[in-house]
Molecule: SAM riboswitch aptamer (S box leader)
Organism: Zhihengliuella halotolerans
RNA sequence: AACCCAUCAAGAGCGGCCGAGAGAUCUGGAUCGACGACGCCGCAGCAACCAUCCGAUGGACCCGGCCUGUGCCGGGGCUCGGAACGGUGCUACCGCCAGAAGCGAUGGAGA
Numbered sequence: 001a002a003c004c005c006a007u008c009a010a011g012a013g014c015g016g017c018c019g020a021g022a023g024a025u026c027u028g029g030a031u032c033g034a035c036g037a038c039g040c041c042g043c044a045g046c047a048a049c050c051a052u053c054c055g056a057u058g059g060a061c062c063c064g065g066c067c068u069g070u071g072c073c074g075g076g077g078c079u080c081g082g083a084a085c086g087g088u089g090c091u092a093c094c095g096c097c098a099g100a101a102g103c104g105a106u107g108g109a110g111a
Base pairs, nucleotide, nucleotide: 004108005107006106007105008104013043014042015041016040017039021032022031025100026099027098028097029096044091045090046089049087050086052083053082054081055080056079061076062075063074064073065072066071095103
């Protein structure tokens, strides 16, 4: 890298630099853009995918101990809620809309 899983209608902007197109592809439409878009950098923020931490519930599961009545205790994982220091991501428009092509983006997992 391929394959796999989840999400893609919520949320969150300022400054500096640059200078002509831009939002994944094609067609059409509507939009953003010299009142400087897109992009890059800085800061701020949003969110809660991963990691971490905190709390709760319950029965089945796993481990350990006590012990033997197949009971009790502790831990783990699972589930739910919360926090937001870390790894990412995101911060016009429903992935802008429709059609086509089933593609793309992000996270996890994997190697």